[in-house]
A computed fold for a 74-nucleotide RNA from a Candidatus Aenigmatarchaeota archaeon, annotated as transfer RNA.

């Protein structure tokens, strides 16, 4: 240099193909609740679509650049 596949809460992780109301879930974190205290359990909230742009009446989603990551090929 080319192809291919990925990028979403603090870490996991589903939704894109098939574009639609408030983006799901797990864990963490916080606060209740249980409890003599902790822990576990229970309920409750905080917190997220890599990055500029096109399409569109709406974009995590569809098309282009780019970035950073695998992985092949030269």
């Nucleotide at each position: 240099g080319c192809g291919c596949c990925g990028a979403u809460a603090g870490u996991c992780c589903a939704g894109c193909c098939u574009g639609g109301u408030u983006a799901a879930g797990a864990u963490c974190c916080u606060g209740g609740c249980c409890u003599u205290c902790c822990a576990a359990g229970c309920c409750a909230g905080u917190g997220a679509c890599g990055u500029g742009g096109g399409u569109u009446c709406a974009a995590a989603u569809c098309c282009c650049g780019c970035u950073c990551g695998g992985c092949g090929c030269a």
The coordinates come from a structure-prediction model, not an experiment, and the mean pLDDT is 82. NCBI's taxonomy places the organism under Archaea, Nanobdellati, Candidatus Aenigmatarchaeota.